The prediction has a mean pLDDT of 79. SAM riboswitch aptamer (S box leader) from an uncultured Flavobacteriaceae bacterium, 120 nucleotides, folded computationally. It matches the Rfam family "SAM riboswitch aptamer (S box leader)". Its family is annotated with regulation of gene expression in the Gene Ontology.

[in-house]
RNA sequence: UAGUUAUCAAGAAAGGUGGAGGGAUUAGACCCUUUGAAACCUUAGCAACCCUUUGUUCUAUACAAAGAAGGUGCUAAAUUCUACUAGUUCUGAUGUAUUUCAGUUUCUGGCAGAUAACGC
Numbered sequence: 001u002a003g004u005u006a007u008c009a010a011g012a013a014a015g016g017u018g019g020a021g022g023g024a025u026u027a028g029a030c031c032c033u034u035u036g037a038a039a040c041c042u043u044a045g046c047a048a049c050c051c052u053u054u055g056u057u058c059u060a061u062a063c064a065a066a067g068a069a070g071g072u073g074c075u076a077a078a079u080u081c082u083a084c085u086a087g088u089u090c091u092g093a094u095g096u097a098u099u100u101c102a103g104u105u106u107c108u109g110g111c112a113g114a115u116a117a118c119g120c
Stems, first nucleotide, its partner, number of pairs: 003118006013043005021032003026083004044075003049071002051067006079112001084109001086108002090103004
């Protein structure tokens, strides 16, 4: 580095340095930003993956409740939205056959990504 599993519409920002970009990548849309972007630092907070305690169960290291000292993570917008030889909703055209085509952020799944734990 690959890989496995789980989660991803909830939640939580101030200050300092900095000085023009940023929202992962490509395209499009949309948005944030000199009323100060990215990045770094300090402090605060959110959450509860790892973790701690208790109980149940009785070996599945499972379930439930509470907690937040420690290891990560996170603190605009759904992972900002769309992308798929996918299914589905709705609309329109064709037309009457259980048709075909086009569009559609209706929903689901997939792909990709992020984070955690494991792993190498």